[in-house]
């Protein structure tokens, strides 16, 4: 440190129209899939810069806003390196 099972796992409108639900389309909304972007150090360089540079932060592009399913993360157990 990876995989696999298994357990817990949060947030925001069962929002309005069509035609229930799913789609769709419009308003408001969420961040813990996944995506993107950065600070301080550092390394270059005369300087100006440039490079590298994390997240639970920050963007919401996706993706969620009854339940289901998903869910970062974390417990447990197994395997493998």
């Nucleotide at each position: 440190a990876a995989a696999c099972a298994u357990u817990g796992g949060a947030g925001a409108g069962u929002g309005c129209a069509u035609a229930a639900a799913a789609a769709u389309g419009c308003c408001g909304c969420c961040g813990a899939a996944g995506g993107a972007g950065c600070a301080a150090g550092c390394c270059a360089c005369u300087a100006c810069u440039g490079g590298u540079g994390a997240a639970u932060c920050u963007c919401u592009c996706a993706g969620g806003c009854a339940a289901a399913a998903g869910g970062a993360c974390a417990g447990u157990g197994u395997u493998u390196g």